[in-house]
RNA sequence: GUGGGUGUAGCUUAGUGGUAAAGCGCCGCUCUGUGGCAGCGGUGAUGAGGGUUCGAUUCCCUUCACCCACCCCG
Numbered sequence: 001g002u003g004g005g006u007g008u009a010g011c012u013u014a015g016u017g018g019u020a021a022a023g024c025g026c027c028g029c030u031c032u033g034u035g036g037c038a039g040c041g042g043u044g045a046u047g048a049g050g051g052u053u054c055g056a057u058u059c060c061c062u063u064c065a066c067c068c069a070c071c072c073c074g
Base pairs, nucleotide, nucleotide: 001070002069003068004067005066006065007064010024011023012022013021018054025043026042027041028040029039030038047063048062049061050060051059
């Protein structure tokens, strides 16, 4: 340089156009002599910009970061 893939919560992952979900975590309460376990409640996210659409995590373009393959030079 060329091609492809990935990017969603603090972490790990879902979500094929219609209010973004779960587990772990974190906070509070109950329980306990304390802690843990358990139960109940709460918490927080679509890498960035633009386009299409009544409506975009989803479709299109650009861009950024990371990963893989290939090419060139050494």
Molecule: transfer RNA
Organism: Candidatus Harrisonbacteria bacterium CG10_big_fil_rev_8_21_14_0_10_40_38